[in-house]
RNA sequence: UUCUUAUCAAGAGAGACGGAGGGACUGACCCGACGAUGUCUCGGCAACCAACGCUUAUGCGUACGGUGCCAAUUUCAGAGGAUUCAUUCCGAAGAUGAGAA
Repeated sequence: UUCUUAUCAAGAGAGACGGAGGGACUGACCCGACGAUGUCUCGGCAACCAACGCUUAUGCGUACGGUGCCAAUUUCAGAGGAUUCAUUCCGAAGAUGAGAA
């Protein structure tokens, strides 16, 4: 990098550095010198994998390990369908885990 598969409505912030754009892409809408995005430290959330325990169809629990995550539903929409015209369903794309090449 590609493929397969599962999940994406819940949850979880302080400090330091730094100094301009950032939220994947496009549009909208937001965040940002009252310092965002980012990096580091500490803290936390969650429970995909591993481990352990209890059950054993399987599921539940714990949270030391490997990841992940801690503005906004994946911020909303992008293609299509239903429809009471305001909603809703499904997909694409993206993100993350696990496995494979």
Model confidence (mean pLDDT): 85 of 100.
Predicted 3D model of a 101-nucleotide RNA (SAM riboswitch aptamer (S box leader)) from Guptibacillus algicola.
The sequence was found by an Rfam model in a public genome assembly.
Of the family's consensus pairs, 97% are formed in the model.
Its Rfam family is "SAM riboswitch aptamer (S box leader)". Gene Ontology term of the family: regulation of gene expression.